[in-house]
Context: one part of a larger RNA
RNA sequence: CUGGGCAUAAAGCGCACGUAGGCGGGAAAGCAAGUCGGGUGUGAAAUCCCUCGGCCCAACCGAGGAACUGCGCCCGAAACUGCUUUUCUUGAGGACAGAAGGGGAGCAUGGAAUUCCUGGUGGAGCGGUGAAAUGCGUUGAUAUCAGGAGGAACACCGGCGGCGAAGGCGACGCUCUGGUCUGUUUCUGACGCUAAGGUGCGAAAGCCAGGGGAGCAAACGGGAUUAGAUACCCCGGUAGUCCUGGCCGUAAACGAUGGGCACUAGGUAGGGGGGACCCAAUGCCUCCCUGCUGGAGAUAAUUUAUUAAGUGCCCCGCCUGGGGAGUACAGUCGCAAGGCUGAAACUC
Numbered sequence: 001c002u003g004g005g006c007a008u009a010a011a012g013c014g015c016a017c018g019u020a021g022g023c024g025g026g027a028a029a030g031c032a033a034g035u036c037g038g039g040u041g042u043g044a045a046a047u048c049c050c051u052c053g054g055c056c057c058a059a060c061c062g063a064g065g066a067a068c069u070g071c072g073c074c075c076g077a078a079a080c081u082g083c084u085u086u087u088c089u090u091g092a093g094g095a096c097a098g099a100a101g102g103g104g105a106g107c108a109u110g111g112a113a114u115u116c117c118u119g120g121u122g123g124a125g126c127g128g129u130g131a132a133a134u135g136c137g138u139u140g141a142u143a144u145c146a147g148g149a150g151g152a153a154c155a156c157c158g159g160c161g162g163c164g165a166a167g168g169c170g171a172c173g174c175u176c177u178g179g180u181c182u183g184u185u186u187c188u189g190a191c192g193c194u195a196a197g198g199u200g201c202g203a204a205a206g207c208c209a210g211g212g213g214a215g216c217a218a219a220c221g222g223g224a225u226u227a228g229a230u231a232c233c234c235c236g237g238u239a240g241u242c243c244u245g246g247c248c249g250u251a252a253a254c255g256a257u258g259g260g261c262a263c264u265a266g267g268u269a270g271g272g273g274g275g276a277c278c279c280a281a282u283g284c285c286u287c288c289c290u291g292c293u294g295g296a297g298a299u300a301a302u303u304u305a306u307u308a309a310g311u312g313c314c315c316c317g318c319c320u321g322g323g324g325a326g327u328a329c330a331g332u333c334g335c336a337a338g339g340c341u342g343a344a345a346c347u348c
Base pairs, nucleotide, nucleotide: 004319005318006317007302008301012316014201015200016199017198021194022193023192025088026087027086028085029084030083031082033081034080035077036076037075038074039073040072041071042070049065050064051063052062053061054060091191092188093187094186095184096183097182098181099180103177104176105175106174107173109171110154115149116148117147118146119145120144121143125136126135162169163168206247207246208245209244210243211242215241216240220236221235222234223233258315259314260313261312262311263310266293267292268291269290270289271288272287273286274285275284297304298303321348322347323346331340332339333338
C1' cells in the first nucleotide's frame, strides 16, 4: 500500500453553494501520453534461487547458470483510458403553456382569550391545595356589565396533509421574491456528478446596543411537604421570552441512515399534475411527492425492502478497545460564554 467498516456495536460533517482535484453519455476520424507486443542496452560484485565442487558433515567457501520483477532507446498494435477535430440527443440546462403549496421578506388588517385602567351593579369573601397556608379583599376584591389600553400567540379547519437544502414554516389581505411538478419535443449540445480548502444559511439558550413587556417564567422571596427539602405542590417574581441592528454557531441539528446515477416482485392509501375514451362520474394509462404493508436479497439480530440497510459505479466525510478526554497544550475564531482543531503520561 492492499484487504474491513460507519441505522442501533467506534464511525455520515447540522444543511447548502462552490474552487482545486477525482470521476464522467452515444458516433466517427486522427495522434500514440497511459496500455500491450517484439528487439536492444543497462540493471557492479556480494546476497536470494538452481546445478556441480572444496573442507569427514553442516555452517562456511568456490565455479557456472538463472534471476535482479526496474529503467533508457528502437520498431510495432490501436481495443480501452487520454488528447485533438467533427458530429448526435437520451444526461444537464433553457423557452413556451399550465398547476399546487404554513417556502422567504416587507406592509397593513382581524377576532377570541389573558392582564391592567375607568365607570356601573353588588356587598364578603376570593384564590389555592391531597389538605392547607402565604397571597388578594370593606381604601369594596372575586362575580357581572359597559368602555378603554397594551403585548404576545393565531383555537376550529389540521390530516403518518403541504412547502423548504437543513434549521424550520400555520389568522386574513396586498406587494416583492426563491424553489418544485406536469405538458409540448421548441432551443443549446455533455454545458454533467461529487467536492479537500473556502463561503453562506443555521432551533433553543446566551451576549452587545436601542426599544417593548400582556401572559409565562430560570434566578430570587414567601407558604407548604419533609428527618432535611437549596426540589416536586402553592402565592409572588426579575432576566428572558417579543421587535430592530449586530454577535454566537451549538443540539438526541435524528431517518441516530452523506450526495449522484442505474438496475432489482407485489399489494394498498393519501397529496399534486397530465392523457385517450362525445361530456361528467367512475374506471384505465402516465409523471412527481408522502405513508403503511410485504417477497427475493441483505443483516448478528431487530429490522430494511423501488423513499434499500438489495445489486453496481463515481466522489466526499468519518471509524480503529474502555477510561483519562472532547480534557491539556499550541493555533485559530468570539465582547464574553465558549466554539473549532485535538494529544500524552497513567490505568483496566
Molecule: small-subunit ribosomal RNA, central domain
Organism: marine sediment metagenome